[in-house]
RNA sequence: CGGCUGUGCCAGACGAUCGCGGGCGCUGUCUAUGGGCGGCACCCGAGGAAAGUCCGGACUCCAUAGGGCAAGGAGACUGGGAAACCCAGCCGUCUCGUGGGUGGCGAGGCAGGGAAAGUGCAACAGAAAACGAACCGCCGUAGCGCAAGCUACGGUAAGGGUGAAAAGGUGGGGUAAGAGCCCACCGCGGGAAGCGCAAGCAACCUGGCAGUGUAAACCCCUCCCGGAGCAAAUCAGACUGCGGAUUGGCGUAGCCCGCGCCGUAACCGCGAAUCGGUGCUCGAGGAUUGCCGGCAACGGCCGUCCCUAGAGAAAUGAUCGUCCAACGACAGAAUCCGGCUUAUCGGCACACACCACCU
RNA sequence: GGCGCUAUGGCGGAAUGGCUACGCACCGGAUUGCAAAUCCGGUUAUCCCAGUUCGAUUCUGGGUGGCGCCU
Numbered sequence: 001c002g003g004c005u006g007u008g009c010c011a012g013a014c015g016a017u018c019g020c021g022g023g024c025g026c027u028g029u030c031u032a033u034g035g036g037c038g039g040c041a042c043c044c045g046a047g048g049a050a051a052g053u054c055c056g057g058a059c060u061c062c063a064u065a066g067g068g069c070a071a072g073g074a075g076a077c078u079g080g081g082a083a084a085c086c087c088a089g090c091c092g093u094c095u096c097g098u099g100g101g102u103g104g105c106g107a108g109g110c111a112g113g114g115a116a117a118g119u120g121c122a123a124c125a126g127a128a129a130a131c132g133a134a135c136c137g138c139c140g141u142a143g144c145g146c147a148a149g150c151u152a153c154g155g156u157a158a159g160g161g162u163g164a165a166a167a168g169g170u171g172g173g174g175u176a177a178g179a180g181c182c183c184a185c186c187g188c189g190g191g192a193a194g195c196g197c198a199a200g201c202a203a204c205c206u207g208g209c210a211g212u213g214u215a216a217a218c219c220c221c222u223c224c225c226g227g228a229g230c231a232a233a234u235c236a237g238a239c240u241g242c243g244g245a246u247u248g249g250c251g252u253a254g255c256c257c258g259c260g261c262c263g264u265a266a267c268c269g270c271g272a273a274u275c276g277g278u279g280c281u282c283g284a285g286g287a288u289u290g291c292c293g294g295c296a297a298c299g300g301c302c303g304u305c306c307c308u309a310g311a312g313a314a315a316u317g318a319u320c321g322u323c324c325a326a327c328g329a330c331a332g333a334a335u336c337c338g339g340c341u342u343a344u345c346g347g348c349a350c351a352c353a354c355c356a357c358c359u
Numbered sequence: 360g361g362c363g364c365u366a367u368g369g370c371g372g373a374a375u376g377g378c379u380a381c382g383c384a385c386c387g388g389a390u391u392g393c394a395a396a397u398c399c400g401g402u403u404a405u406c407c408c409a410g411u412u413c414g415a416u417u418c419u420g421g422g423u424g425g426c427g428c429c430u
Stems, first nucleotide, its partner, number of pairs: 005351006012323007020045004025040006047330001051341002054339005059229004066257004072224004077089004091112001092110006099359005113220002118218002120214003135160002137156008168186006187209001188207004194201002233278003241270004248262004285306004290301004324328001360429007369383003377413001385401005406422005
């Protein structure tokens, strides 16, 4: 320097003509006076994901939401945030980066409470798979045999073999052969000065080492949690009929209690009717200068600027010219907001470890 | 737009985390003069990508396809 990787940003630009949706103003025409249909001018008109609907809310309705059980969700620590399967930092652990090992450094993952409360499961292979095991091998004793060796009874988890997993590892001593049986180092368990808000780290002391894994199996512990969703809901208008079942029915999408409404009406099925207005977009809003706090996420203060879709069958397009290394990917709002995930041609900016020792 | 369910051979349809059954269909053979039926044998599958686990059709996350409901 390049590449990988990580983070952030852009998402063709400018001009002309025509066309589409919305707002406001002026105006033509019709009218049942509500408004309908047109014309002209000005302004505005999709995204980083508008997507998946995976989390969390705002909002609306049902008791402004209550008690218990069930079901569901979260779960190292600290902070941020309205909240979150969110974000930042930090701790622990795993993986990758060098022929290998240890430590460091860099990057990434972690659904990272509990396996010493209990239960279950661990197929096949293997002698033995979780109240610990003797198949081969090694060693001892006895018997048989000329011998090689064979048989029986014991000892042994060092070696072979099986397996995803075989009950600490390496080296030395020791032994009939072996074994934490003993020792050194490493690992592990228990305690602990000190450090840190905490998770945790840890000098040092101590135990020869005992209960393997699985909780994205049941389960236990702590915490959280009412339901439905803008086709929510509300206003106005119109329609308001037939049949059925039950004495209780419904609101309320698990059950019980409680609360409320109705009790000849609530409910169920079919039919009939409307398809119009509101909800609708200015909000936990965004951008930015300066200062303050913080490692950061983020928060506070003083200013400035913007507020730039709001339809109701659903609007952004087409043509031409110039420019670009590109002929320009993924893709189109439908109540709104904060996140996550997934899709994405290409471009830009910044950051970026590979070291030490042993072998 | 919102909400929910589901995916196993060509079709239907089972399966405690431990070799994906079974039926129909298809292919080959036997039987028959030729077929059908019958008998014997055989081929073909867990929608895709990750994770948990020794091990995934099953458990978890993401994606894709299909189906259903709503005043």
This is a predicted complex of two RNAs, RNase P RNA and transfer RNA, with 430 nucleotides together. Rfam match: Bacterial RNase P class A. From the family's description: Ribonuclease P (RNase P) is a ubiquitous endoribonuclease, found in archaea, bacteria and eukarya as well as chloroplasts and mitochondria. By type it is a ribozyme.